[in-house]
RNA sequence: AGAGUCGGCUGGACAGUCGCUUCGCACCACACCCUGGCGUCAUGAUGCGAGCUUGUUCGUGGUGCCAGGGUGUGGUGGGGGGAGGAAAGUCCGGGCUCCACAGGGCAGAGUGCCAGGUAACGCCUGGGGGGUGAGAGCCCACGGAAAGUGCAACAGAAAGCAAACCGCCGAUGGCGUAUGGGUUUUCGGACACAUGCGACAGGCAAGGGUGAAAUGGUGCGGUAAGAGCGCACCGCACGGCUGGUAACAGACGUGGCGAUGGUAAACCCCACUCGGAGCAAGACCAAAUAGGAACCUUUUUGUGCGGCCCGCACAGGGUUCGGGUAGGUCGCUAGAGGCGUGCGGUGACGCGCGUCCCAGAUGAAUGACUGUCCACGACAGAACCCGGCUUACAGGCCGGCUCUGCAC
Numbered sequence: 001a002g003a004g005u006c007g008g009c010u011g012g013a014c015a016g017u018c019g020c021u022u023c024g025c026a027c028c029a030c031a032c033c034c035u036g037g038c039g040u041c042a043u044g045a046u047g048c049g050a051g052c053u054u055g056u057u058c059g060u061g062g063u064g065c066c067a068g069g070g071u072g073u074g075g076u077g078g079g080g081g082g083a084g085g086a087a088a089g090u091c092c093g094g095g096c097u098c099c100a101c102a103g104g105g106c107a108g109a110g111u112g113c114c115a116g117g118u119a120a121c122g123c124c125u126g127g128g129g130g131g132u133g134a135g136a137g138c139c140c141a142c143g144g145a146a147a148g149u150g151c152a153a154c155a156g157a158a159a160g161c162a163a164a165c166c167g168c169c170g171a172u173g174g175c176g177u178a179u180g181g182g183u184u185u186u187c188g189g190a191c192a193c194a195u196g197c198g199a200c201a202g203g204c205a206a207g208g209g210u211g212a213a214a215u216g217g218u219g220c221g222g223u224a225a226g227a228g229c230g231c232a233c234c235g236c237a238c239g240g241c242u243g244g245u246a247a248c249a250g251a252c253g254u255g256g257c258g259a260u261g262g263u264a265a266a267c268c269c270c271a272c273u274c275g276g277a278g279c280a281a282g283a284c285c286a287a288a289u290a291g292g293a294a295c296c297u298u299u300u301u302g303u304g305c306g307g308c309c310c311g312c313a314c315a316g317g318g319u320u321c322g323g324g325u326a327g328g329u330c331g332c333u334a335g336a337g338g339c340g341u342g343c344g345g346u347g348a349c350g351c352g353c354g355u356c357c358c359a360g361a362u363g364a365a366u367g368a369c370u371g372u373c374c375a376c377g378a379c380a381g382a383a384c385c386c387g388g389c390u391u392a393c394a395g396g397c398c399g400g401c402u403c404u405g406c407a408c
Stems, first nucleotide, its partner, number of pairs: 001404010012373007020082004025077017047060006084379001088390002091388005096278004108274005113127005128142001129140004143269002148267002150263002165208002167204003172201002175198006182191003216234006235257001236255004241250003282330004292321006301315005337356008374377001
């Protein structure tokens, strides 16, 4: 310098003007409440009650004015705060709220190497194993297939319990044929033997071929050809040993290995975890109208019980109460919080100290305009809160590491 890989940060800047929302402050207006002071409470007669001194004292209440304080609403002025790294998807986990709940089991769902972190997790950290890359790195749903059931298209001989298309062999066995010598002869031959060749019975699973996958691999020996048939190394299984908290690793011994093929994000088995609904959760205040309950209706409401009285029933009227709707208030944002720092830990993280307050709307604010500048600005908007994961994202900045080339 180029190529690559991992991690972190940022997400137009500045100024002015005008708005929106929220929280304090100051002032003003109105309403309500509390406290204090003063006045007043008619009549023949004292608001009401009590005392005894019989016209005064004390307590208490209504009401008017004044002063102070508080709360609420509105206005004015001035000040502070006002979207994100994903606010998103709503996929996991928790807080919070209401409902349910003796204990145990079944069903269902999820998770699945080991250890740790955490409020918890399917997240994170560290480690182990496997795969991949030249490397930094990256990827893994990574328990069980010697309990059972199922599945494997096409191709292929054969896909689970046995099997052979091409191929190799054909030692052994019989057949044919050629040659050789031998025995025998009726001189045509016949018989057995040896060697070679051919097809076969048969042997083989090396090699080829098919497939995603073919029943341990490489080499030597061995054989007719072959084959764990034998041996060495590797792999595998089993056994104890050593190291490690563990996953696991290492060396040793034993076993020739058709034992025990693959597949469980197929059923299934094993282990562990899990009650349901969600802020429209839930709590409080509470009109009008309708309906409900209780009481009253007295000398004065109506109807019925043939007229009257009493009484009863019903209706009407009045007062009070409770539930609930509209509406309002709370829940609502100070929190598993941010920043800085010290200590412990490889790390995730934990503990301590200091410091800061950083949206809280509810037709739902977080904006508009102007000017200047640049590299001309992506994905995208809170709705109870928090921890994760996943997905989207223009451009810019910083750091660790790897490989290649060059220079010293």
Model confidence (mean pLDDT): 76 of 100.
A computed fold for a 408-nucleotide RNA from a Pseudomonadales bacterium, annotated as Bacterial RNase P class A.
It is recorded under the gene name rnpB.
The RNAcentral record of the sequence draws on ENA.
The organism belongs to Pseudomonadales, within Bacteria.